Context: one part of a larger RNA
Formats: sequence, structure tokens, C1' cells
RNA sequence: CGCAUAAGGUGUUUGAUGGAAGGGGUCCUUUAGUACGAGAGGAACGAGGGCUCGGGGCCACUAGUUUACCAGUUGUCUGACAAGGCAAUGCUGGGUAGCCACGCCCUGAUGGAUAAGAGCUGAAAGCAUCUAAGCUCGAAGCCGCCCCAGAGACGAGACACCUCAGAACGCUCGUAAAAGACGAGUUUGAUAGACUGCGGAUGUAAGUACGAAGCUUCGGCGACGUAUUCAGUCCAGCAGCACUAACUGUUCGAGCAU
Repeated sequence: CGCAUAAGGUGUUUGAUGGAAGGGGUCCUUUAGUACGAGAGGAACGAGGGCUCGGGGCCACUAGUUUACCAGUUGUCUGACAAGGCAAUGCUGGGUAGCCACGCCCUGAUGGAUAAGAGCUGAAAGCAUCUAAGCUCGAAGCCGCCCCAGAGACGAGACACCUCAGAACGCUCGUAAAAGACGAGUUUGAUAGACUGCGGAUGUAAGUACGAAGCUUCGGCGACGUAUUCAGUCCAGCAGCACUAACUGUUCGAGCAU
């Protein structure tokens, strides 16, 4: 997308079926110095807890990454300053969001039918016998409970509501994403951007003033320091705010009866 189911549509569902998980190991406490045993020694079922492997999830903390960002700095170029280009992001020191592990959280209980096996009752076969009729137990296995998908389950299910309802395209986007899809919005608006604030990163901008090692042709020049300045610059986060853009619109969309 077509067809089917329904006259058309919106929302909520049942669960045939499929899948995943429920996991592995070890130690401690208790059971218990009990059962057992002459003694020496010395359990188990069960209950509770820890560690670890595996599995699932998450990012408040810790750590990593962070070619967003901030700062320092070398060579060279733009005449100088400022601001920049290139050199693996030039190199170096930090680093939010996001993503993540080395970090954090979770990792069941209880049924059913059984296998091997253990039995009850019990004949054939006056006895005996778990079996022939009947019945009770019995495994990390099987089937449920729990989680995920799920009516193309053509056996196409059910319920509620609406009847110009609804949907799509387009556009702004992301809790979504390979494309589709999904989700939030579309002026009756906070969807994204801008702006402002908060929070955060870096670490004190430029200019100016003052000081200053040193150099000097004695005219000056001057690395650097201090103040202005918790500055300047920036942000993927959170709010506020219609300033900008979501415009104008287009298409599809139903039977019977009259």
C1' cells in the first nucleotide's frame, strides 16, 4: 500500500500463540556440639545473610569519554595590537549534558501433571505382590503463575463512545529513529530557535591606570606583575517570555432506508 474483518471512525482491551526470565558457584550464622557414635569425632532437611560469575535496568554518587566549550602555549601567516587561519583537536591543562563501567539498583514465591524411584489398597494365583481396576508421593526437567510481543488468531474476537466524525499531507521538533514508523506540537500555541534568568564549565578577558627585571643611540623601549575583575567567554540542562518559525492551506473520508 491492497484486500479482509466493521457502514465510517476514536479509544480501551481479551489472549490462541511465540519469546524471555525464573540462573551458576561459594562462604558464614542458625539448625547443633544436636542426630549418629563406646569414644575420638560429627552431619542433614529447613531458616537467615554475605561474596562472586551470569542476566536485566539506571546515571544521584565515583570513574572514563566529551574533535561542545574555556584556558595556557610552540612554529608560521594575516604590517603591529586585538582577533584569527594552518600544523593529527598543533600540543598541553581542565571539562557540563549525553553515552557509559570501574559506579548504583534488582535477580521470585508457589501450584499442576509426571520420569526414574518410593509406597497404599489389591486380585489374577484363598498366600504374596506398587498394578492388572483404583489411589498417594516424587526432579534445576514439562505445564502454569510473573514479564514482553500478540486478532492476517482469514476461527480476522470483545467493550465504550462519536456520526462531518476522523485521518493524512505540509510545517516546528524529540522521551523516537537506518528509511518508514512512533511520540510532542502546529497561534484556542511554550514545539524549536532568539532573548532573559537559574544552574554549570573555564579561571580573571580586552582596554586603561600604576609598578617593573632588563635593554638603551639616554629620546625611550620593556617581558612580566597589580587593580579595574568570582572577570570575560561559553553550554547539549531547567524555567520564564510569542520576538522569529510552526503560515496560507490541500487531499482522503461512510452503508441501509426515505
Molecule: large-subunit ribosomal RNA, domain VI
Organism: seawater metagenome